About this RNA:
This is a predicted structure of a 1663-nucleotide part of an RNA (large-subunit ribosomal RNA, half A) from a marine eukaryotic metagenome.
[in-house]
Context: one part of a larger RNA
RNA sequence: GGUAUAUGGUGGAUGUCUUGGCAUCAAGAGGCGAUGAAGGGCGUGUUAAGCUGCGAUAAGCUUCGGGGAGUUGCAAGAGAACUUUGAUCCGGAGAUUCCUGAAUUAUUGUGGGGUGAAUACAUAGCUCCAUAAGGCGAACCCAGCGAACUGAAACAUCUAAGUAGCUGGAGGAAGAGAAAGAAAAAUCGAUUCCCUUAGUAGUGGCGAGCGAAACGGGAACAGCCCAAACUUACGAGCUUCGGCUUGUGAGGGUAGUAGGACUCAGUUGUGAGACUAAUGAGGAUAGAAGAAUGGCAUGGAAAGGCCAACCAUAGACGGUGACAGUCCGGUAUUCGAAAUUUGAGUUAGCUCUAUGAGUAUCCUGAGUAGCGCGGGUCACGUGGAACCCCGUGUGAAUCUGGGAGGACCAUCUCCUAAGGCUAAAUACUCCUUGAUGACCGAUAGUGAACAGUAGCGUGAGUGAACGAUGAAAAGUACCCCGGUGAGGGGAGUGAAAUAGUACCUGAAACCAUAUACUUACAAGCUGUAAGAGCCCUAUGUGCUUGCACACGGGUGAUUGCGUGCCUAUUGCAUAAUGAACCGGUGAGUUACUGAUAUGUUGCGAGGUUAAGGAUUUACGGUCCGAAGCCGAAGCGAAAGCGAGUCUUAAACGGGCGUCAGAGUAGCAUGUCGUAGACCUGAAACCAGGUGAUCUAUUUAUGGCCAGGUUGAAGCGAGAGUAAAAUCUUGUGGAGGACCGAACCCACUUAGGUUGAAAACUGAGGGGAUGAGCUGUGAAUAGGAGUGAAAGUCUAAUCAAACCUGGAGAUAUCUGGUUCUCUCCGAAAUAUAUUUAGGUAUAGCCUCGAGCCACUAUGACGUAGGGGUAGAGCACUGACUAGGCUAGGGUCCUUACCCGGAUACCAAACCUUAUCAAACUCCGAAUACUACGUUAAUUAUCUCGGGAGUCAGACUGCGGGGGAGAAGCUUCGUAGUCGAGAGGGGAACAGCCCAGACCGCCAAUUAAGGUCCCUAAGAUUGUGUUAAGUGUAAUGAAGGAUGUGAAGAUGCUAAGACAGCUAGGAUGUUGGCUUAGAAGCAGCCACCAUUUAAAAAGUGCGUAAUAGCUUACUAGUCGAGCAUUUUUGCGCCGAGAAUACGCGGGACUCAAACACAACACCGAAAUUGCGGCUUUGCAGUUUACUGCAAGGAGUAGGAGAGCGUCGUUAAGCAGAUACGAGCCAUACCGUGAGGAGUGGUGUUGGGCUUAACGAGUGAUUAUGCCGGUAUAAGUAACGAUAAACAAGGUGAGAAUCCUUGUCGCCGUAAACCUAAGGUUUCCCGGGGAAGGUAAAUCCGCCCGGGGUUAGUCGGGACCUAAGCAAAGGCUGAAAAGCGUAUGCGAUGGAUAACAGGUUAAUAUUCCUGUACCAUGUUCUGGAGGUUAUUACCUAUGGAGUGACGGAGUAGGUUAAUCAAGCCCACGGUUAGAUGUGUGGGUUCAAGCGUGUAGGGUGGCAUUUAGGUAAAUCCGGAUGUCAUUAAGCCUGAGACGUGAUGUGGUAGGUCUUCGGACCUUUAAGUUGAUGAUACCAUGCUUCCAAGAAAAGCUUCUAUGGGACGAAAGAAUGUGCUCGUACUAAAACUGACACAGGUAGGUGAGGAGAGUAUCCUCAGGCGCUC
Repeated sequence: GGUAUAUGGUGGAUGUCUUGGCAUCAAGAGGCGAUGAAGGGCGUGUUAAGCUGCGAUAAGCUUCGGGGAGUUGCAAGAGAACUUUGAUCCGGAGAUUCCUGAAUUAUUGUGGGGUGAAUACAUAGCUCCAUAAGGCGAACCCAGCGAACUGAAACAUCUAAGUAGCUGGAGGAAGAGAAAGAAAAAUCGAUUCCCUUAGUAGUGGCGAGCGAAACGGGAACAGCCCAAACUUACGAGCUUCGGCUUGUGAGGGUAGUAGGACUCAGUUGUGAGACUAAUGAGGAUAGAAGAAUGGCAUGGAAAGGCCAACCAUAGACGGUGACAGUCCGGUAUUCGAAAUUUGAGUUAGCUCUAUGAGUAUCCUGAGUAGCGCGGGUCACGUGGAACCCCGUGUGAAUCUGGGAGGACCAUCUCCUAAGGCUAAAUACUCCUUGAUGACCGAUAGUGAACAGUAGCGUGAGUGAACGAUGAAAAGUACCCCGGUGAGGGGAGUGAAAUAGUACCUGAAACCAUAUACUUACAAGCUGUAAGAGCCCUAUGUGCUUGCACACGGGUGAUUGCGUGCCUAUUGCAUAAUGAACCGGUGAGUUACUGAUAUGUUGCGAGGUUAAGGAUUUACGGUCCGAAGCCGAAGCGAAAGCGAGUCUUAAACGGGCGUCAGAGUAGCAUGUCGUAGACCUGAAACCAGGUGAUCUAUUUAUGGCCAGGUUGAAGCGAGAGUAAAAUCUUGUGGAGGACCGAACCCACUUAGGUUGAAAACUGAGGGGAUGAGCUGUGAAUAGGAGUGAAAGUCUAAUCAAACCUGGAGAUAUCUGGUUCUCUCCGAAAUAUAUUUAGGUAUAGCCUCGAGCCACUAUGACGUAGGGGUAGAGCACUGACUAGGCUAGGGUCCUUACCCGGAUACCAAACCUUAUCAAACUCCGAAUACUACGUUAAUUAUCUCGGGAGUCAGACUGCGGGGGAGAAGCUUCGUAGUCGAGAGGGGAACAGCCCAGACCGCCAAUUAAGGUCCCUAAGAUUGUGUUAAGUGUAAUGAAGGAUGUGAAGAUGCUAAGACAGCUAGGAUGUUGGCUUAGAAGCAGCCACCAUUUAAAAAGUGCGUAAUAGCUUACUAGUCGAGCAUUUUUGCGCCGAGAAUACGCGGGACUCAAACACAACACCGAAAUUGCGGCUUUGCAGUUUACUGCAAGGAGUAGGAGAGCGUCGUUAAGCAGAUACGAGCCAUACCGUGAGGAGUGGUGUUGGGCUUAACGAGUGAUUAUGCCGGUAUAAGUAACGAUAAACAAGGUGAGAAUCCUUGUCGCCGUAAACCUAAGGUUUCCCGGGGAAGGUAAAUCCGCCCGGGGUUAGUCGGGACCUAAGCAAAGGCUGAAAAGCGUAUGCGAUGGAUAACAGGUUAAUAUUCCUGUACCAUGUUCUGGAGGUUAUUACCUAUGGAGUGACGGAGUAGGUUAAUCAAGCCCACGGUUAGAUGUGUGGGUUCAAGCGUGUAGGGUGGCAUUUAGGUAAAUCCGGAUGUCAUUAAGCCUGAGACGUGAUGUGGUAGGUCUUCGGACCUUUAAGUUGAUGAUACCAUGCUUCCAAGAAAAGCUUCUAUGGGACGAAAGAAUGUGCUCGUACUAAAACUGACACAGGUAGGUGAGGAGAGUAUCCUCAGGCGCUC
């Protein structure tokens, strides 16, 4: 380390439960709101954060009822109270009801009154009164606008769908509605809804689809009123005075067999109602009465058990310490309301309603009906398209009229448009009450048992998780350890504490501890089969009764065999997919009286009801209810006829029927259709909204840019010119100029890449007065914006944002799809396809039924046709050689015609040799067809239900393509795999053998094997191989005296072959050539002689010779030798990364190869024995027996079962407890599974049988949720500015506090202050969590405290961009635009300074010194004084306010430095009392003065302008003055403020933080000098640079008798902000190396805010 067992931890499954949900039924109610709603905010309690209640009368007040003992909500405790003089509590009515919100002191409509412009009346307008509306709410309803995905296997008409959505409006319902109807019967008689008609008639790229109506059966029922004619009253107008016209009111009148008016006659009664009022049974909103039990034992507890009782119009239900009719609440039954409310009915009133005749004079709905054009709706898509509606144009008739009946016309019939009202039956449920469930039970059921909460997002919006102690808190007194911790140990409570608030049960993953066995020479799916040793003993047996044996449990030395699961595939151990593990959860469902088949039940030539009604024990029951449907009859296009009919002139006929006859209605199952339709998954499309806090552009208003450099135009001076030009010099200060910080950007490189950071850091880099950068406010948006343009950016999202919805879009695609057994069992082919990875039909599978031999199949026989293999060359073509020979070429000859030659080409023919898929004079084997015989069965075939399959793979054979390559491709044929295990082939889907129902430690064989691994022969015989060839497959051309076998030819005892010895000569150096050439450079010739033999020379060699040698010959030797052909086995040829392509060891007369032989081994084959099961047959008997044949299996078909949850019925066990669940287990079953026993559990359920109903079964969907591992005690702990020591505190100190030393920043890492945050500020305490470690510490937790204003900032002032917007204009609606007007700072206007003080605030408090506005009083007195005038008064006029960039001289101040002065110091070391060292040397507003500087003419007259007026402004004229004065403005300085402030030293006390007292020093000068002030100046340039208030002034108007300027005194001065924070408090998910506007910003060096070092001050970056 492993396995097992035991004991624990972790975790929260399982079981049981239910406070909460879900669905439905029956009633009610169907609104609330300007009398202020819904919703919200803030308050409200003795204590009070949340919920609930309530509203300043605030967990409540008054009153009327109920009720009757306790009460002050959830919710404890403490405290304080109330209550039989009736509390708390319940109900009715009333009072109160903060701030919001329609939100309203408003707006609009309607009615009325008053007033009243241009403009006489009038109207608009203004104003008043009354009244109404507005907003919210779940669905239902009506209306306006109106998609897309999708379906059509594409798509455009069409569909989805008038759906979703947006919008307007109403009601408890809405809408519709009393025929210009439906129809075709001489019919019906408003509307609505249900059933049916009917998936019919129709419609439709006649595709997908869409789809009526009438009749019929029911529910419910209800009918009416105006306009007009006519009459009349009143008013007005006109009048020819007769009347007419018109308006309003009253009467009249309302119809289609036309009615009414009109004229005449007649009737006083009937009925109805939806109107008004009264009354009112009964009901609603609190309640009341309400029967009947005891004992014994067990137990913590009795309701259970046992023994005895009782009630019942009550045995519903819930509770009570286990299961209760008789304990409690209730239940059956009965009773009940001061008040409010509802209300059938009744009564009264009111309204309506009724006759006959005559006549043809009047009336009967006009820009209407109709028609043209363009659309829409009707089931109906323009169609022959009626009917209805809209837009537009045109445009009737008048009852002798008009419309309709699906174009239109005629006839006939029906009806009476162009006005209106109308219950019920129908739809829905935010809400109230009661009840129910074969609904859920905490991953379920609502998202939610706890919540629209926590959290996320700028926003629209999105959106969780979390239940259980116990009967009762009896919630652990007390003791101990520990830090007065956390946690634990005792003790105690309790039935139980392993029920201790991390609380019922408490599974698994995972983590431990103990014990038994095992593991240190041994390799791999981790198991399986066999099994030694060791440990243990449940069960059984035996007996000595604690031992033995048997059977077992644990472990597992060693050995054989053995490459996971799923998916997808021709094919996976695959290195193809998916899964970390465990638990829970997770996928073929439901609807339709849809279609069809099968099974079953009822009835049967019939079967059956639907809606609805009645009843009811309330039910899924029963009874009614034939409308309708199916069947019983068909044929035909139809009329129609009918066992026939149609066809036709008619059928000899022919087609379809009859003959042959069973249906129908439920239920169940299979499959299909329409619906999301087995589950998960898009990218997208459309609708309505939300976003410009990011970013793009624009806009208004503000701000920022150290320092240095260059030196344009213009101008001055000089030169120069006729004048110009031009030149020189100076001045000047331009520039999308230069260098370079801040600031902005992002070119390079390095790092970072699970970062410090979802874009940064370091080092460099670019721009840096401009098309610059930036703050605040605002505008523009989704097919849209914005864009110096990159398809950039529009909130970390962009070739169309985000959110919600249509929506479960669609997905010929991928993945997943859950228990068992039994029987059968495919396909990867054809045809078609916008089809090729899909689908349809056929083929092949399965289940059921049927038919039976002229069925299919095998064997044999007989009879056939064929043109393949082969073969052949007779045809068609190709093709070798020769012969013969036309023709041609070439050569010779040739004046020409001829002619000749030919190793050239070559037809035809002959001989010879060949080839062919598209050649055949020929021609098989197989296959196929027919017939006959025979074998066996229904296998074949037919009909019907259900499929799957359409990617195939390899091997052999026959072909095509390819290269006669491929593990290639494509056909045919057979096999195997696929879907097939076993044996062999080392291993190895497709090869060889062989087809696995189960068991056996039986037998025989196949392929293949038999030396060892490894079962079986080192078997027998004859050969071959020497190469480890070989012992599996594969190897060429070529080469070779390897070797075996069989031949052929030649030489050879007249002596071969090889070796050895010897010779190898002469003419001659052959001739020629050559410098030379002598056998041997080359050419020619190659003779002759001597010989046993010897070349005019085979090779080497020389300059040429020489020399060596060969051929050839003899001797020696003594028997075979040489060449060649065929063939067996070998050799070389022979190359890929360690040996190593025999499986290894190894093997050589074999363990190789060849031949022959006999044994043996060898499989899940075959056989034997036993068992299960299917089918068939037979028998007995209804479940067995016998016989026969079967039982591999993916997709798939069929059958039979197991288990889970719930329901019903019958039964059962259970109290010394038992059941569920969980844990263990050695038992049973073929399997899914099922018992028994023990432990735990201490809660209320469970079991058996028979049925029924399903949210019914999971190792896998990169599934979902939760828990837990692994990596791993690993990486990391966030700028390398840095720490160290001592002391203190404390349980504990690297980190906290104090002190000392060291280090870092210092145009910041210091200080002030917008935005933003919102208590983080200060004090005390704490240490669980947060803090990347620790912590005594903290921006953490708890408790307490803290923000003080006439002058600072905002409001009570103003306006910019922009926003809102009365009236108004426009628009389907919603809304859009916009005037008056209002809002709106980032701007304008605007009065306070210094010092001190707190733990925490200060221009705010205090001290001192000021200022502003305004009231009153007073001083003052210009001026005026009875007047159209002093003064006051504007919302009017005018001025001012009032503005750009750049450059720039001067004067100042801030600030700094130095000197002087003051205080302190003088130790040590070489020097130092000096020119030493250190520190200090401060101060405002206001008031007075009016400087440097800057600006500017004054006065008078007149005046068509300034919407009226003006003395003001503007214009004009005159006059005076001009190197200036005057006037206006204006920093600073000086004086004062200040005999003050601050500053120094000493002392006392101290809680060591500080407080108090006394006494008080210097306080001057110089230098440098700003980007600050004068200054909104001045100069210059072109791009020409807010508005209003305020202020000043002018009059108008009104007031007006007193009173301006100036001054004094005394009052008054509201509201909001004010803490802290500038990064650890904002924005970036973080205590994050990023980002964040403005101001101050010292010294040395320096041009400088660069850079380096340092002040003040702050830090050392939390391991």
RNAcentral holds the full RNA, with entries from MGnify. Its mean pLDDT, the model's own confidence on a scale to 100, is 82.